[in-house]
Context: one part of a larger RNA
RNA sequence: CGCAGACGGUGGAUGCCUAGGCGGUAGGAGGCGAUGAAGGACGUGGUAGCCUGCGAAAAGCCUCGGGGAGUCGGCAAACAGACGUUGAUCCGGGGAUAUCCGAAUGGGGAAACCCACCUGCCCUCAGGCAGGUAUCGUACACUGAAUUCAUAGGUGUACGAAGCAAACCCGGGGAACUGAAACAUCUCAGUACCCGGAGGAACAGAAAUCAACCGAGAUUCCCUCAGUAGCGGCGAGCGAACGGGGAUUAGCCCUUAAGCGCGGUCAAGCGUAGUGGAACGGUCUGGAAAGUCCGGCGACACAGGGUGAAAGCCCCGUACACGAAACUCUUUUCCGGGUGAAAUCGAGUAGGGCGGGACACGUGAUAUCCUGUCUGAACAUGGGGGGACCAUCCUCCAAGGCUAAAUACUCCCUACCGACCGAUAGUGAACCAGUACCGUGAGGGAAAGGCGAAAAGAACCCCGUUGAGGGGAGUGAAAUAGAACCUGAAACCGUCUGCGU
Numbered sequence: 001c002g003c004a005g006a007c008g009g010u011g012g013a014u015g016c017c018u019a020g021g022c023g024g025u026a027g028g029a030g031g032c033g034a035u036g037a038a039g040g041a042c043g044u045g046g047u048a049g050c051c052u053g054c055g056a057a058a059a060g061c062c063u064c065g066g067g068g069a070g071u072c073g074g075c076a077a078a079c080a081g082a083c084g085u086u087g088a089u090c091c092g093g094g095g096a097u098a099u100c101c102g103a104a105u106g107g108g109g110a111a112a113c114c115c116a117c118c119u120g121c122c123c124u125c126a127g128g129c130a131g132g133u134a135u136c137g138u139a140c141a142c143u144g145a146a147u148u149c150a151u152a153g154g155u156g157u158a159c160g161a162a163g164c165a166a167a168c169c170c171g172g173g174g175a176a177c178u179g180a181a182a183c184a185u186c187u188c189a190g191u192a193c194c195c196g197g198a199g200g201a202a203c204a205g206a207a208a209u210c211a212a213c214c215g216a217g218a219u220u221c222c223c224u225c226a227g228u229a230g231c232g233g234c235g236a237g238c239g240a241a242c243g244g245g246g247a248u249u250a251g252c253c254c255u256u257a258a259g260c261g262c263g264g265u266c267a268a269g270c271g272u273a274g275u276g277g278a279a280c281g282g283u284c285u286g287g288a289a290a291g292u293c294c295g296g297c298g299a300c301a302c303a304g305g306g307u308g309a310a311a312g313c314c315c316c317g318u319a320c321a322c323g324a325a326a327c328u329c330u331u332u333u334c335c336g337g338g339u340g341a342a343a344u345c346g347a348g349u350a351g352g353g354c355g356g357g358a359c360a361c362g363u364g365a366u367a368u369c370c371u372g373u374c375u376g377a378a379c380a381u382g383g384g385g386g387g388a389c390c391a392u393c394c395u396c397c398a399a400g401g402c403u404a405a406a407u408a409c410u411c412c413c414u415a416c417c418g419a420c421c422g423a424u425a426g427u428g429a430a431c432c433a434g435u436a437c438c439g440u441g442a443g444g445g446a447a448a449g450g451c452g453a454a455a456a457g458a459a460c461c462c463c464g465u466u467g468a469g470g471g472g473a474g475u476g477a478a479a480u481a482g483a484a485c486c487u488g489a490a491a492c493c494g495u496c497u498g499c500g501u
Stems, first nucleotide, its partner, number of pairs: 001500009015486001016450002020421002022418007029410002031164002039101003042055003046079002049075003061095006070083003106115003116133007135161009168199001169197005179186001183233001209216002220247005230238002251402003254346001259339002262336003267331003271327002274322003280295003284291001296313002298302001304316003351375008361387001382397005437444002457485001460472004
């Protein structure tokens, strides 16, 4: 040194577990904000670092309910001191307080800071307390130039707005990579992205629609029609409609109306705390019984979880039955006051020329819709459409407005579910994670779970530096479960024995 065996070290795989995730179902909610939000800074506890809570009234105050024996949040014990059956802690409803920054709004500003003015009260020396002072829009009032009237402007008051938020929605703008095996029309795609706006949905919507000579009868969504008809450097590709079947259904107004929404009130119901809730003992093994054996019982409850192993009857629950002083919501009764409310049946409109855009449709033989520009009718004896255009025929009535449901989505709340994951998985994050750390910045972005049933977390003794670490002793079922703690694979490193060289 090699091989083998035994015993270890190291290491943290594997097994088991789950505190966290992932996906869904049903119901709810679908907003918060100048009455100062979202998000923060700084404070706040007897000792107080972080998290949580709260705000100088600061882990809290008042009140109304629930509840019923302990409590003073967590990591996290301890000491000190308190509170509680005169009902604390805790849970729920309502209220008070709510520093500073932040739309931030008195002015400024390098966010959490600096500096003011006005009014009232207290004090009247200094000062203190309370309230107010941004901008824009609308309304009203006052004032008021050049310029007589007026207008612009100025001032004041009242009301409103602003900012944030996961997706869904509507509108205004709007790419490129890519595909076409290159590339320019085309495609990707009206996608990504930017901006504006709204709602719990939004948009659309009661035919100047389709159809085909038969007829249908607003809109939206789904299935189909159909990868059809078509469009297309007729390439790549793009791609309907009619009709049929379903979901849901609702119609109205401009002629003082359909309706919309607000406040109060009556009643019922849901929600926001909760309450009651059946039925078991023994034997054996064991550290421990829920396991075994024996004998019982409940069940509108044998969903689930916990308890020292595997419990219908030990605990929490579950089926079932109840429950609100207060507040919200839904529906309903009655009452009150608002809004709709100005246009006068739709004229610079329809239509036309030119240029674009939207329609599945790339200008094509191209109808239809929108309109930047130039034009420009008729008036129901009228007008639009039926895919160039004309006639006949059919059908509808533009240039005003409102409208629930069926549809889309889920930051969030409650309950439940899973041939979903189980710590290199599942969220980036099971753990104080958008943290540590990296970057000037935009931004990037981890690792890290498990003693035991219970800390019973090893008193005391010994070696050692009042160490580290270890040996006894003790606890425990177990300490090769000892905190570097369940299991403890492999690589890798040893000790001992044997054999070989």